Description: A computed fold for a 124-nucleotide RNA from a candidate division LCP-89 bacterium, annotated as FMN riboswitch aptamer (RFN element). It was read from a public genome assembly, where an Rfam model found it.
[in-house]
RNA sequence: AUUUGUCUGCGGGGCGGGGUGGAAGUCCCCACCGACGGUUAAAGCCCGUGACUCCCGGUUCGCCGGGAUUGAAUCGGUGAAAUUCCGAUGCCGACGGUUAAAGUCCGGAUGAGAGUAGGCAAAG
Numbered sequence: 001a002u003u004u005g006u007c008u009g010c011g012g013g014g015c016g017g018g019g020u021g022g023a024a025g026u027c028c029c030c031a032c033c034g035a036c037g038g039u040u041a042a043a044g045c046c047c048g049u050g051a052c053u054c055c056c057g058g059u060u061c062g063c064c065g066g067g068a069u070u071g072a073a074u075c076g077g078u079g080a081a082a083u084u085c086c087g088a089u090g091c092c093g094a095c096g097g098u099u100a101a102a103g104u105c106c107g108g109a110u111g112a113g114a115g116u117a118g119g120c121a122a123a124g
Stems, first nucleotide, its partner, number of pairs: 002123009016030004031104002033093002035049004044091002053068006073089005095107003
């Protein structure tokens, strides 16, 4: 170097304008947003991970382990290399709630979390 254990910090953005209406940040027109790791070169839509939900097993009833489910992109250009850059045109977005249907409001959540930075101990 690295490995194992343990502890700590960090760890998700977005409705502005107009229309209809008794009522809409939920409908319609325009707008706005994009977690984490990887990938010959930078990715919401390439490959995977995480959050929600469900199932199985365990449990000291706090949770722990395993599994299932989980959205969306094409064309042109440059280049050694890009579904990642540049140009154009598109598309997608859990669950519950709500005077009216939600990616953007409220809630579970002062939660969890992929992961990231570091401390300590041991091995080496």